[in-house]
Molecule: FMN riboswitch aptamer (RFN element)
Organism: mouse gut metagenome
Formats: sequence, structure tokens, C1' cells
RNA sequence: GCUUCGGGGUAGGGUGAAAUUCCCGACCGGUGGUUAAAGUCCACGAACCCUUUUUAAGGGCCGAACGGGUGAAACUCCCGUACCGACGGUUUAAAGUCCGGAUGGAAGAGGC
Repeated sequence: GCUUCGGGGUAGGGUGAAAUUCCCGACCGGUGGUUAAAGUCCACGAACCCUUUUUAAGGGCCGAACGGGUGAAACUCCCGUACCGACGGUUUAAAGUCCGGAUGGAAGAGGC
């Protein structure tokens, strides 16, 4: 330099005119790092907000975990119990999981 890859998830039930949005319950977990494997530690990306000379650049914002056990070492494993999740849309009814921006982009990973 070229190229490929690069986000998952409401079973079953209740109420109702209407809800995968409410209630019971179910399910999901991007990237790099860390003496040992992480949604909840550290850092980053995305989303969102602001500004500008707007195919972009700069700035801002950026959720949530404890107890016990093993061990040389774990806030990462095992056991237990918790907690968290952008914006816009949706029939009067509210979304981490549906639809949309997105057949997009990125942190990054691999190949040549």
C1' cells in the first nucleotide's frame, strides 16, 4: 500500500381496544489490555450533543458488582446473589432485545 472480516438478544404467561414497549418471567454482552479467561477493572470504539471552512475535522458526553472459594497470581475462573444498556419511530401504551439511520461506520483482527 492492497484486501477480507469486524454486535448479540423477550421462550412462555398476565392485563388491555391496543404492549416482543407495562407486569411475571426469558434472553444478550463490540475491541485492546490486565501474572489467569472481564457487559460491571483500565483504556478504546459506536451512539448522542456542540462548533467549524460539513463526503471531513475538533471538542464534549460516555452505564453497571459485591460476598465466598481455589490459586503463586483472578474485581477476569468456580459458587451465590445483584446490577447496566444511545438516538428517532411505534394506535391513547413507556423498547438493551421490534422497525429505522445501517447493504453504514469504528475500535480493532487476519491475509497478501